Glycine riboswitch aptamer from Paraburkholderia caballeronis, 91 nucleotides, folded computationally.
RNA sequence: GAACGCAGCAGGGGAGAGACCGUCGCAACGUGACGGCGCCGACGGAGCAACCGCCCCGGAAACUCUCAGGCAAAAGGACCGUGCUGCCGGA
Numbered sequence: 001g002a003a004c005g006c007a008g009c010a011g012g013g014g015a016g017a018g019a020c021c022g023u024c025g026c027a028a029c030g031u032g033a034c035g036g037c038g039c040c041g042a043c044g045g046a047g048c049a050a051c052c053g054c055c056c057c058g059g060a061a062a063c064u065c066u067c068a069g070g071c072a073a074a075a076g077g078a079c080c081g082u083g084c085u086g087c088c089g090g091a
Stems, first nucleotide, its partner, number of pairs: 005087006012080002018037001020036007038071003044067001045065003051059003
């Protein structure tokens, strides 16, 4: 004392699907609540499973289902990248 890898923090990118219909409230654009139908899948949750393991059990998806969630914007968002710090490592 490099790269790779891991963890934390910060920040960037980040899809899909009705700004639907009706009723009511608000002074109104619009917005909120309720009801209804139609949809989405990349938060969460659940299911199957290739596969893996310390194997009579366990871990398992971006697949599947949509309970919750979402369907203008905003927010959120799997995943990908970047920076800093620490660990590992030993070029």

The organism belongs to Paraburkholderia, within Bacteria.
The prediction has a mean pLDDT of 80.